[in-house]
RNA sequence: UAAAUCCACUAGGGGUGCCGUGACGGCUGAGAUGAUGAGUGUCAAUCCCUUAUACUUGAACUAGAUAAUGCUAGCGUAAGGAAGUGGGCUUAAAGGUGA
Numbered sequence: 001u002a003a004a005u006c007c008a009c010u011a012g013g014g015g016u017g018c019c020g021u022g023a024c025g026g027c028u029g030a031g032a033u034g035a036u037g038a039g040u041g042u043c044a045a046u047c048c049c050u051u052a053u054a055c056u057u058g059a060a061c062u063a064g065a066u067a068a069u070g071c072u073a074g075c076g077u078a079a080g081g082a083a084g085u086g087g088g089c090u091u092a093a094a095g096g097u098g099a
Base pairs, nucleotide, nucleotide: 001092002091003090005088006087007086008085009084010083011050012049013048014047017027018026019025020024033044034043035042036041055080056079057078061074062073063072064071
């Protein structure tokens, strides 16, 4: 100096279903919570993510499951999508010093 990876701080991005015997409970998941709004929504918390395995579009999609679902897979080597600083570990190259 470069690469990969981990952590911290600050800043930012995103999602919030299905069902039941419905004060609560069940399923999947990192996360499906609360408040407010006439509606579209908005705010907060939690969780995840920041160059891509967050998330969105396609999509009221296709196939398979399920009590049901945005449950699983395909689509997908798709298109889009939010960064700075500091520190640590490892590897490689160059230079210097010593033997």